[in-house]
RNA sequence: GCCCCCGUAGUUCAGUGGCAGAACAGGUCUCUCUAAAAGACCGUGUCGGGGGUUCGAUUCCCUCCGGGGGCA
Numbered sequence: 001g002c003c004c005c006c007g008u009a010g011u012u013c014a015g016u017g018g019c020a021g022a023a024c025a026g027g028u029c030u031c032u033c034u035a036a037a038a039g040a041c042c043g044u045g046u047c048g049g050g051g052g053u054u055c056g057a058u059u060c061c062c063u064c065c066g067g068g069g070g071c072a
Stems, first nucleotide, its partner, number of pairs: 001071007010024004018055001026042005048064005
């Protein structure tokens, strides 16, 4: 220098055009003399930034930023 992949909750990740989710972590409550364990409930994320397409974008296109890989 060229090519490919990834960026979504505190963490690990799903979601591939139509109201953003799971698990773990965390918080509150119940139980208990207390704690642990167990059970119930709880999410305000500018979906990495900007622009475009569309009635509508996390999703498609362009560009930039960050991370990883391949070739040279």
RNAcentral holds the sequence, with entries from MGnify. This is a predicted structure of a 72-nucleotide RNA (transfer RNA) from a soil metagenome. It matches the Rfam family "tRNA". It is annotated as a transfer RNA. The coordinates come from a structure-prediction model, not an experiment, and the mean pLDDT is 80.